A computed fold for a 100-nucleotide RNA from a Candidatus Zixiibacteriota bacterium, annotated as Bacterial small signal recognition particle RNA. Its mean pLDDT, the model's own confidence on a scale to 100, is 76. It matches the Rfam family "Bacterial small signal recognition particle RNA". Gene Ontology terms of the family: signal recognition particle, plasma membrane targeting and SRP-dependent cotranslational protein targeting to membrane, signal sequence recognition.

[in-house]
RNA sequence: GAUCGGGUCCUGUACAACAGAAGCCUAUGAACCCCGUCAGGACCGGGAGGUAGCAGCGGUAAGUAGUCACUUCUGUGUGUUGCAGGGCAACCCGGUCGGA
Repeated sequence: GAUCGGGUCCUGUACAACAGAAGCCUAUGAACCCCGUCAGGACCGGGAGGUAGCAGCGGUAAGUAGUCACUUCUGUGUGUUGCAGGGCAACCCGGUCGGA
């Protein structure tokens, strides 16, 4: 000096990290227009019993608050991550050959 291979480079993709949102979970949560149970009382009935149903109690909806972890989605020049393709302009590493 040449050449080959690889890395840094570019593109795509997978994975992880980070951030956000939602779900799950917990709490709270409807005077009545949610559900259940409905004391008392009311109504129907000769009676047995029945009907509707306030308060109360329980369970929940929308919503609100909290949350480690877990699940899903989105995103980001975060990643000596992996894979494939592209490229040798520059740099680095290794092999071979030639010259001085």